A computed fold for a 72-nucleotide RNA from an Actinomycetes bacterium, annotated as transfer RNA. It was read from a public genome assembly.
RNA sequence: GGGCCGCUAACUCAAUGGCAGAGUAGGCGCCUUUUAAGCGCAAAGUUCUGGGUUCGAGCCCCAGGCGGCCCA
Repeated sequence: GGGCCGCUAACUCAAUGGCAGAGUAGGCGCCUUUUAAGCGCAAAGUUCUGGGUUCGAGCCCCAGGCGGCCCA
């Protein structure tokens, strides 16, 4: 330098172009002699950034950023 893949909650990941979710962690509560385990509740989002397409974009297109792999 080129190609491919990825970027969504604190972490790991979902989500046919049509209401953004789960598990874990953390918080609160229940249970328990206590911890752990278990159960429940609530909170937590600029879907990497900027444009474009579309009635509508996490998803499609373009450019950029970051990370990984491969090639040179």

It matches the Rfam family "tRNA". Its family is annotated with triplet codon-amino acid adaptor activity in the Gene Ontology. The family's RNA type in Rfam is transfer RNA. Its mean pLDDT, the model's own confidence on a scale to 100, is 82. The organism belongs to Actinomycetes, within Bacteria.